The part of an RNA shown here (large-subunit ribosomal RNA, domain VI) has 253 nucleotides and comes from a marine sediment metagenome.
The coordinates come from a structure-prediction model, not an experiment, and the mean pLDDT is 82.
[in-house]
Context: one part of a larger RNA
RNA sequence: UGCAUUGGUCCCUGAGGGGAAGGGCCCUUUAGUACGAGAGGAACAAGGGCUCGCGGCCUCUAGUCUACCAGUUGUCCGGCAGGGCAACGCUGGGCAGCCACGCCGUAGGGGAUAAGAGCUGAAAGCAUCUAAGCUCGAAGCCCCCCCCGAAAAGAGGGGCCUUAGGGCUCCCGUAAAAGACGGGUUUGAUAGAGCCGGGGUGUAAGCACCAAGGGCAACCGAGGUGUUCAGCCCGCGGCUACUAACCGCCCAG
Numbered sequence: 001u002g003c004a005u006u007g008g009u010c011c012c013u014g015a016g017g018g019g020a021a022g023g024g025c026c027c028u029u030u031a032g033u034a035c036g037a038g039a040g041g042a043a044c045a046a047g048g049g050c051u052c053g054c055g056g057c058c059u060c061u062a063g064u065c066u067a068c069c070a071g072u073u074g075u076c077c078g079g080c081a082g083g084g085c086a087a088c089g090c091u092g093g094g095c096a097g098c099c100a101c102g103c104c105g106u107a108g109g110g111g112a113u114a115a116g117a118g119c120u121g122a123a124a125g126c127a128u129c130u131a132a133g134c135u136c137g138a139a140g141c142c143c144c145c146c147c148c149g150a151a152a153a154g155a156g157g158g159g160c161c162u163u164a165g166g167g168c169u170c171c172c173g174u175a176a177a178a179g180a181c182g183g184g185u186u187u188g189a190u191a192g193a194g195c196c197g198g199g200g201u202g203u204a205a206g207c208a209c210c211a212a213g214g215g216c217a218a219c220c221g222a223g224g225u226g227u228u229c230a231g232c233c234c235g236c237g238g239c240u241a242c243u244a245a246c247c248g249c250c251c252a253g
Stems, first nucleotide, its partner, number of pairs: 007161006016148004022052008035040001053106005061100001063098002068093005073086005095235001108144004116136004165251004170184004190244003193240005198234004206227005213220002
C1' cells in the first nucleotide's frame, strides 16, 4: 500500500512456516530370579547418577570489570597539596553489568503407520494375515511443547470508543546499528541532583606527638601513631519536585 470498516484502540483465532531439543553411558531394585545338568546368567518395569548437545540465569564459585579505590616508577606543572603523559605507565583490589569453569531446566502421553506379528476370511467346500474387514507394531511421521504467523486475495473473529484516538517534539531505558520497541511527560518519581541505605577501596589532607639517623647549632628527617571503620567513589535500592520532561506541531478529510 491492500481486504472489510466512517475512523481508532485493545485482545484473539491459527491456515502456514521453523525447532534436534534431545542423544549416549553407568549404577541400584527387579535378581543370583526367569533360563540352564552345571558353569553361567537376562528382561519388562521402577529409581538414581554422569556426560555431550540445547535453552535460560547470575544467588554461590570463577573470569573480566580502560566506572572506581589504593600503592608505586620516570617526567612535567617552582615546592606542598592536587594533577597531566608514559598500552589503564606498572602493580594490588574491585560493585553493577557481561559471562563459564558456576546454577537451573531439558518428562511423558496420544494418533496414523513401516518391516513385522496376528484375527476373521473367501476367491479355491480345505488352507491362507488380504482380496472386503479388523487388532497390534519403531529412536522414524503427525499432534500435545516452544517461536513466527491476517498479505491466509477464501486478505478471519471479538470487546470498547466514535472527535475517539494516534504520532512528532521533550525526559528516559527492562530496548536498541538507523528505524523500531518499552516507560514517563506536573493529575509527575521518567532522568539528573540532594539525602538516606547498601556497596568498592582500605584509613585522605591538615594538625599534633614519636622517630633510625644527620647537623657545631638553629634545625632537618624516611617512616610510625592519633585525629580516622577515615577520605574518595558507585551504572544499585528508597525518599524528596530542587533541575529537566517546557512551548508547541501534525494526522484523524
It matches the Rfam family "Bacterial large subunit ribosomal RNA". Its family is annotated with ribosome and structural constituent of ribosome in the Gene Ontology. The RNAcentral record of the full RNA draws on MGnify.